[in-house]
RNA sequence: GCUGGUGUGGCGCAAUGGAAGCGCGCUUGUUUCCUAAACAAGCGGUUGUGGGAUCGAGACCCACCAUCAGCU
Numbered sequence: 001g002c003u004g005g006u007g008u009g010g011c012g013c014a015a016u017g018g019a020a021g022c023g024c025g026c027u028u029g030u031u032u033c034c035u036a037a038a039c040a041a042g043c044g045g046u047u048g049u050g051g052g053a054u055c056g057a058g059a060c061c062c063a064c065c066a067u068c069a070g071c072u
Base pairs, nucleotide, nucleotide: 001071002070003069004068005067006066007065010024011023012022013021018055025043026042027041028040029039030038048064049063050062051061052060
């Protein structure tokens, strides 16, 4: 330099173009002599950045950034 993959709560991952959910975590409560576990409720996201197409984008198109792999 070229090609391809990935980028979504604190972490790991979902999500036919109709607008974001699961697990872990964290907080509070119940329970216990206490802790853990269990149960219940809650918290937490400008979906890497900037544009474009669309009535509508996490999903499509372009550029860039980060990262991983391959080729040279």